A computed fold for a 531-nucleotide part of an RNA from uncultured Pseudonocardia sp., annotated as small-subunit ribosomal RNA, 5' domain. Lineage of the source: Bacteria > Bacillati > Actinomycetota > Pseudonocardiales > Pseudonocardia.

[in-house]
Context: one part of a larger RNA
């Protein structure tokens, strides 16, 4: 010089796009942060139409549409967001594979949905309990649960046949055994059947939407295994018993000593084993011509982790941030028996620190769960707020205008200088400021009577017109030399300066002031820190 997640002094108009706890992975009050399907189920509740009874107030039973909703049952909840604690490791990056796998929604394709079966939650009722809840008995439903029947394919296993391979053995053709299926709602018409006087209801069949079950492939994800390839340290030199390897067994979706029994003694190491210390890795990004060196904030990819340690359950998928269980530290409640809790999710708060932001707005857009679909739900997300934290643009005014005014400072006293600067004359009006018009972002998506309507958080913003008036907007560091700018004053080895040489002890261009220049500019200078 250049960079920065900076921070500190002074100083600070407007605007864009970014970007904001690096410490204590320190502890959290409050609210949100993951639901959703009533077209899977059966009960309840509110409202309304309706048929019938009735004592005419209104009640009572049967049907029937709408909301709403605990519970069952599906999917989601492993994504999305957060952090960098640990970890020197196939963690990461980049190649190569499977020699040994998995896959929920999604795509294609074949086939199939046949016929039974038993509970249980909601509710009641009893009973424990301060709570948090919890036990006991009775009823009930299903796309929930469990048999039975079928099998194009698809596994296994067994036999005949044939092919290649040195061989374990790997194919091809056919037989046979066994193994594994299932659920059902919706809604329109047309036909018919029953019940009802009727409105209408309920069955069968056909269209049709939306699901379900078995198999194969395919997407895209996920495991696993190997080759390279980047920190210090030898003031760590030996390390190692599931340890190296075989056999066989268990276990997984798989392969492996992954585990476990035997048998063998192996394995690794000065090309640094094992030990300490330190540390997310990477695309990137700062420097530098480069080669390098220094770094992993923001964004993306991978990985770990989630109050401390373990531990397994559900699931396609987790050993699961806002799920379980068990210990530990820690708060909180309590009726003392007992129980709640876990921000490294947004914002917030204390602490710590030089230091790092509001408990905002909406789901309008993209993008996620769920629903057939309106639609719900989304602190992802989009925005707004704070902070010159950065970068980038604008602006604080232009022309003219000497008697070179006043004032400041300097003088040799004559004059210089500030300085066209100001006043003053003309003009212009960005930004701001007031009025008044006002989006795009909505492709879509929704309702419709098919003409047409609805849908924006930002935002009454951006933009745009029109109005006023130079009017509302400049600092900050320097001036001995390296280094661009000088003189008075004060002070007197004293106060101080100060990056390095060094200044300062009576005329200091070095110290404080002024007045003058220099150099940048809404910023200007320290500091740290990297190249």
């Nucleotide at each position: 010089g250049g960079a920065c997640g900076a921070a500190c002094g002074c100083u600070g108009g407007c605007g864009g796009c970014g970007u904001g706890c690096c410490u204590a992975a320190c502890a959290c009050a409050u609210g949100c942060a993951a639901g959703u399907c009533g077209a899977g189920c059966g009960a309840g509740g509110c409202c309304c139409c309706u048929u019938c009874c009735u004592c005419c107030g209104g009640g009572g039973a049967g049907g029937g549409a709408g909301c709403c909703g605990a519970g069952c049952g599906g999917c989601g909840a492993a994504c999305g967001g957060g952090u960098g604690a640990g970890u020197a490791a196939c963690a990461c990056g980049u190649g190569a594979g499977c020699a040994a796998c998995c896959u929920g929604c999604c795509c294609c394709u074949g086939g199939c949905a046949c016929u039974g079966g038993g509970a249980u939650a909601a509710c009641u009722c009893c009973g424990g309990g301060a709570a948090a809840c919890c036990g006991g008995g009775g009823c009930u439903a299903a796309u929930a649960c469990c048999g039975g029947a079928u099998a194009u394919c698809c596994a296994u296993c067994c036999g005949g046949g044939u092919g290649g391979g040195c061989a374990u053995c790997c194919g091809c053709c056919u037989g046979g055994a066994u193994g594994a299926a299932a659920a059902g709602g919706g809604u329109u018409c047309c036909g018919u059947c029953g019940c009802g006087c009727a409105a209408g209801c309920g069955g069968c069949u056909g269209u049709u939407c939306c699901g379900g079950c078995c198999a194969g492939g395919g997407a895209g994800g996920g495991g696993c295994u190997c080759g390279c390839g980047g920190c210090c340290u030898a003031u760590c030199a030996g390390c190692u018993u599931g340890u190296u390897g075989g056999u066989g067994a268990g276990g997984u979706a798989a392969c492996g000593g992954c585990u476990c029994a035997c048998c063998a003694a192996g394995g690794c190491g000065a090309u640094g084993a094992c030990g300490g210390g330190u540390a997310g890795c990477c695309g990137g990004c700062c420097u530098g011509a480069g080669a390098g060196g220094g770094u992993g904030a923001c964004c993306g990819g991978c990985c770990a982790c989630g109050c401390u340690g373990g531990g397994a359950c559900u699931g396609a998928g987790a050993c699961a941030c806002g799920g379980c269980c068990c210990a530990g530290a820690c708060u909180c409640c309590u009726a003392c028996g007992g129980g709640a809790g876990g921000c490294a999710g947004c914002a917030g708060u204390g602490a710590g620190g030089a230091a790092u932001c509001u408990u905002g707005c909406g789901c309008a857009a993209u993008g996620g769960g769920c629903g057939a679909a309106a639609g719900c739900c989304u602190g992802a997300c989009g925005c707004a707020g704070c902070g010159a934290c950065g970068c980038c643009g604008c602006g604080u005014g232009g022309g003219g205008g000497a008697u070179g005014a006043c004032g400041g400072c300097c003088u040799u006293c004559g004059g210089g200088u500030u300085g066209u600067a100001a006043a003053c004359c003309c003009c212009u009006u960005u930004c701001g400021c007031c009025a008044c018009c006002g989006a795009c972002g909505a492709a879509g998506c929704c309702c419709u009577u098919c003409g047409g309507g609805g849908u924006g958080a930002c935002g009454g913003u951006a933009g745009g017109u029109g109005g006023a008036g130079a009017a509302g907007a400049a600092g900050c560091a320097c001036c001995g030399g390296c280094c661009a700018a000088c003189u008075a004053c004060g002070u007197g080895c004293c106060a101080g300066c100060a990056g390095c040489c060094g200044c300062g002890g009576u005329a200091a261009u070095a110290c404080g002031u002024a007045g003058g220049g220099u150099g940048c500019u809404a910023g200007c200078g320290u500091u740290g820190u990297c190249c």